[in-house]
RNA sequence: AUGUGCGUCUAGGGUUCCGGCCUGCUUCGGUGGGCGGCUGGUCCGAGAGAGGCAGUCCUUAGAUCAAGGAUACACGGCGGGAUAAAAGCCCGGGAGA
Numbered sequence: 001a002u003g004u005g006c007g008u009c010u011a012g013g014g015u016u017c018c019g020g021c022c023u024g025c026u027u028c029g030g031u032g033g034g035c036g037g038c039u040g041g042u043c044c045g046a047g048a049g050a051g052g053c054a055g056u057c058c059u060u061a062g063a064u065c066a067a068g069g070a071u072a073c074a075c076g077g078c079g080g081g082a083u084a085a086a087a088g089c090c091c092g093g094g095a096g097a
Stems, first nucleotide, its partner, number of pairs: 004054003008050002012044002017041002019038001020035006055071006073093001075096001079091003
């Protein structure tokens, strides 16, 4: 709370780990360094994205359980914060419009 909460996922995001690329060493098994100006796997991930569950509100019924309905609208910085790091994450439906 009709404006809430929690998983799943997506747009998006970066680079801890894995993989990829470059490169040094190598006993050829590996191993050190660099690159996210690497499509990727893991990872993060929306108030204004999707969907699910719960919740809330209304009606009926009525005695605690059920059925039906509603849950609208939503332009938006700069700056700061977390994590390895960044972001449509968080501050934040904030400032402002």